This is a predicted structure of a 484-nucleotide part of an RNA (small-subunit ribosomal RNA, 3' major domain) from an uncultured organism.
Its Rfam family is "Bacterial small subunit ribosomal RNA". Gene Ontology terms of the family: structural constituent of ribosome and ribosome.
The prediction has a mean pLDDT of 82.
Context: one part of a larger RNA
RNA sequence: UGACGGGGGCUCACACAAGCGGUGGAGGAUGUGGCUUAAUUCGAGGCAACGCGAAGAACCUUACCUGGGUUUGACAUGUACGGAUGCCCUCGUGGAAACACGAGUAAGCUGCCUUCGGGUGAAACGUACACAGGUGCUGCAUGGCUGUCGUCAGCUCGUGCCGUGAGGUGUUGGGUUAAGUCCCGUAACGAGCGAAACCCUUGUCGUUAGUUGCCAGCGUGUCAUGGCGGGCACUCUAACGAGACUGCCGGCGUCAAGCCGGAGGAAGGCGGGGAUGACGUCAAGUCAUCAUGGCCUUUAUGUCCAGGGAUGCACACGUCCUACAAUGCCCGGUACAAUGCGACGCCAAACCGCGAGGUGGAGCAAAUCGCAAAAAACCGGGCUCAGUUCAGAUUGCAGUCUGCAACUCGACUGCAUGAAGUCGGAAUCGCUAGUAAUCGCGUAUCAGCUACGACGCGGUGAAUGUGUUCCUGAGCAUUGUACA
Numbered sequence: 001u002g003a004c005g006g007g008g009g010c011u012c013a014c015a016c017a018a019g020c021g022g023u024g025g026a027g028g029a030u031g032u033g034g035c036u037u038a039a040u041u042c043g044a045g046g047c048a049a050c051g052c053g054a055a056g057a058a059c060c061u062u063a064c065c066u067g068g069g070u071u072u073g074a075c076a077u078g079u080a081c082g083g084a085u086g087c088c089c090u091c092g093u094g095g096a097a098a099c100a101c102g103a104g105u106a107a108g109c110u111g112c113c114u115u116c117g118g119g120u121g122a123a124a125c126g127u128a129c130a131c132a133g134g135u136g137c138u139g140c141a142u143g144g145c146u147g148u149c150g151u152c153a154g155c156u157c158g159u160g161c162c163g164u165g166a167g168g169u170g171u172u173g174g175g176u177u178a179a180g181u182c183c184c185g186u187a188a189c190g191a192g193c194g195a196a197a198c199c200c201u202u203g204u205c206g207u208u209a210g211u212u213g214c215c216a217g218c219g220u221g222u223c224a225u226g227g228c229g230g231g232c233a234c235u236c237u238a239a240c241g242a243g244a245c246u247g248c249c250g251g252c253g254u255c256a257a258g259c260c261g262g263a264g265g266a267a268g269g270c271g272g273g274g275a276u277g278a279c280g281u282c283a284a285g286u287c288a289u290c291a292u293g294g295c296c297u298u299u300a301u302g303u304c305c306a307g308g309g310a311u312g313c314a315c316a317c318g319u320c321c322u323a324c325a326a327u328g329c330c331c332g333g334u335a336c337a338a339u340g341c342g343a344c345g346c347c348a349a350a351c352c353g354c355g356a357g358g359u360g361g362a363g364c365a366a367a368u369c370g371c372a373a374a375a376a377a378c379c380g381g382g383c384u385c386a387g388u389u390c391a392g393a394u395u396g397c398a399g400u401c402u403g404c405a406a407c408u409c410g411a412c413u414g415c416a417u418g419a420a421g422u423c424g425g426a427a428u429c430g431c432u433a434g435u436a437a438u439c440g441c442g443u444a445u446c447a448g449c450u451a452c453g454a455c456g457c458g459g460u461g462a463a464u465g466u467g468u469u470c471c472u473g474a475g476c477a478u479u480g481u482a483c484a
Stems, first nucleotide, its partner, number of pairs: 001484002003481003007478001009476005015468002019431005026322008034313002042053002064308007073131001077130006086109002089104006111120003133297002136295003142291002144286003147282001149280001154193006160169003173184003199274004204242007213232003218229003245268001248262005324424001328383006340371003345364002350359003390421001395416007437460007
């Protein structure tokens, strides 16, 4: 100087407390361990691995296994030789295919120079050689990227001063703040990286603009609809501005920083949300995104193909979904969103089917058309506390769709079947407001989908706390130490 303390002090955080809803019990989904296996490819491992890499494992993907092929190679560059032999197309034999061997057609493609004889050698092909290739190893050789402490308030420097020196001071102290934020004091005076601000979004108003959006007034038409004429007020769209600064008033405070209350205001003391992550820590993670040193491999650890596997199942754990019901379930009716997406696409009306879906073909590169029905809610009816009109696992049969192909191993539909489950031990998680809880909608990936996942969007919409004794983590100064 640090680190540590079951040392004391001050401060903070859904850390506890106060509340609300869960997990841990059930069934299922998914990831992991274990076991099994020819293979169940690899990585991730307390927090910070385990719905993680994977924003899509039937083939492909695919790295694994079995079997069958291949060796200048599936891919790149160069050299030498060959010479128009080449590409494309058709067929035969063997084969699971890859591929190997062979035959044919001559329709099409085939650079540049040309005296049309040919020359040259580009692309392609064949042979040979340099080399290619490797998701092989090392993340403890690395770059890059990322997680974490933590959006915590810290981490440092120049000059000066103090100390033999390591080092200290500044950065400590008194207040204050979300903040090393600001004020005061001060052997320190300044400065940098962080904090804040600048950026995006949301909340109010104005200006500009008015189609594909809107419809107040006027006209017109319809069973009906901004449908039409018209209008750009309103809503909205999207660009530019205004607005919030403790600016004003009162009190407290060191005549300070600031704190408390109030006015006005759409918004008040950081208005809400996001992006933004200092010096560093964990030899944290990643050689399988990529790049890369070294090592290993080269008729194989490369590469092509078929099939299988990654979906196996006495079991254990994590994360979720659905429930156990009456604040509920079922049937009928009636409303109200936002984000998005669409041409290899979104697919309307109409018709067929109980339905998944099929037929159909209008419109739309979309503020115009379509996906699109929002759901919870509300109104009416039924059920009356039961393993039930709760719950839906499992299984049988019959189907639909995608796709070369749904056996291993897809999703969905109908009929039948109707398991466990009556609120969950010890323990444990999230959340302070448009939040929790609850309800649906959209998108990426994608032929299809194991999505109940992920990322977004809106609808309905609480309770509790104004405390810091304790648990956990963190910051500051201080104290002890046989630790570095």